Order: sequence, then C1' cells, then structure tokens
RNA sequence: CAAUUGACUAGACCGGGAAAUUAGGCGUCUCCUGUCACCUAAGAUCGUCUAUAGGUAGGGGUCGAAGCCCGGAGAGCGAGAGAUAAAUUCAGUAUGGCGAACUGUCUACGCCAAUGAGGCUCUGUCUUUCUUGAUCGGCAUAGAAAGGGCCUCUUCUGGAGGGAAGAGGCUACUUUCUUAACUUCUGAACCCCGCGAGAUCCGGAAGGGAGCAGCGGUAGGGAGGAUGUUUGAUGCUUGAGAGGUCGCAGAGCAGAGAACGGGAUAGUCUCAAUGUGCCGGAGGCGUGUCUUCAUCUUCGGGCGUGUCAUUUU
Repeated sequence: CAAUUGACUAGACCGGGAAAUUAGGCGUCUCCUGUCACCUAAGAUCGUCUAUAGGUAGGGGUCGAAGCCCGGAGAGCGAGAGAUAAAUUCAGUAUGGCGAACUGUCUACGCCAAUGAGGCUCUGUCUUUCUUGAUCGGCAUAGAAAGGGCCUCUUCUGGAGGGAAGAGGCUACUUUCUUAACUUCUGAACCCCGCGAGAUCCGGAAGGGAGCAGCGGUAGGGAGGAUGUUUGAUGCUUGAGAGGUCGCAGAGCAGAGAACGGGAUAGUCUCAAUGUGCCGGAGGCGUGUCUUCAUCUUCGGGCGUGUCAUUUU
C1' cells in the first nucleotide's frame, strides 16, 4: 500500500404519480400504484411555506460510507387526448304495403216484409221570384156656374134713419152640375160670418140703424165613420214559375226479398305509426395512434467515496 473485522460521523431512507385546489409548492380530501419500512396532533368556511417553497409542530427507527441526484434506452399496471367500425339513439329522405279508413263482390245469420221488401217516377217539405187576399198602420177629402152677402172706392139724392147706380176683391150662405171627394161630435168671453127676442137709437107715423143674449155656421183643434191611394208592415193566405233531391211524408208503377253488424276476397290511399335502404348527427364496446405514468432492467454522468481502531501480510 492492499485486504479483513468492528466503532463513529457526514449523509441517506421510512414512498411515488394523476386530478382537484392554489398566484405557486407541499399536506389533509378523491383516484392509480410500490415497499421490510414509521408514530402522535391539527388540517377545505383549510394547515404550512415562498422558486433557498417538494408540508407544519413534536417523537422515533433502519442503513451507514453507504448512497442520493440527473439524463438516454427498453419493458410496463393505469390515466388522459383525439380518431373510428359495435350495441343503442335522434332527425331527414326514398321506398314498401301491414294497420286504420273507404269501395266492390261473395258468403253465413236475419230486425223487418203480400196489412207490400228493395227499387223507380211525380208531388210536398227546402231556397228564391212574381202575384192574390186578409189584418194592422201612413197620407189625403176636389172642381165649376149663377144669385145673395161682406169689404173698398166713385157718382147722384133725402128733413133723419136712409135710398139708387157703377167698378174691383173675397166668399163660410142658397141652388144647380161634375166627381170617390162625404158624414158625426166639439169649437173664438170681446177684437169671425149670418139671423137677431128683449132692451136701445133716429122718426109725427110708417119704417130703418147699430147690435147684447141666444140660435145656425166658419177659421182652428180633437175623436170616429166612409171613400181614395204604385204609401208601408206581417210567424198569415191565393195562384203561377225557376232551382234543389241526403232524409221524411203523400200518390202512382211493379212484385220478393232484405237493415245492422260478422267472415272471405279484390282494390284505393298513406291519415297515425311501422319495415327496409341511404345521408347526416350523437355515442364509443372494441381497435389503432399520441402524450404521460407507479414499478422494474440497463447504459452513461454528477456529488460523495471520510475518521479511528483491530487482525493478517
């Protein structure tokens, strides 16, 4: 020097990873995974740290110059991402004809049926146009001629009241004619018409004037009747047409079946759903790819490889 056997110390180990959370790290919590391998206390309305963070506070064990760290390669329990071709599912579209519905034919039953099945024709019921009547309303009530009377004006005349003639206007009075165009009641305190007892005025008388009451009328108003009206209305009515035809009723023709529902069959259609196909989407059994990963193997590198003693040579 080297080797060996012990005792020390530096140091190492007593797990790792994903997600979640966090400004970020670790821990408790949820998952995956390894070892011979920790204990106590608190800890998600959190505990404790700061890139010198890879738990905090405390206690212990093992190994011991052992080992720890970094990188590459391989294996690899799992996880994530994305893709896709399962099962399943959504929407659209094409197609089919099962179902439903409808139609026809056949068939079994047979409410009903010679007191007439099913069917056919006509008519009515229904719609509408015109027409006819009834009832109830609306509106309307004429015209002409002559005479008389009243009003206004003019002329002549008488002793008074008055008398005579003419013109114009109005007309409720009378008569006649035409017309459907008439009738009843009421009706102006005076200032509408006619007649006008009594009373009154003029007058010798005769006679005449104004005119109250009353009577008869008129304007106006109301209520009826009658007549007229191309003026309307109506749960009505007469007559004649046009339209319409599922049902109901009536009349006629003719003469034996036949309602409803059941079964079979031949069709129509696609109304709700359904079968099949196609396209698009969701999904992701399984599979491939990528990333990552406990753990294991291996290669290389970094730090460290110390102290003391024993034994042997």
A computed fold for a 313-nucleotide RNA from a Methanobacteriota archaeon, annotated as Archaeal signal recognition particle RNA. The organism belongs to Methanobacteriota, within Archaea. A source record names the gene ffs. It matches the Rfam family "Archaeal signal recognition particle RNA". Its Rfam clan is "SRP clan".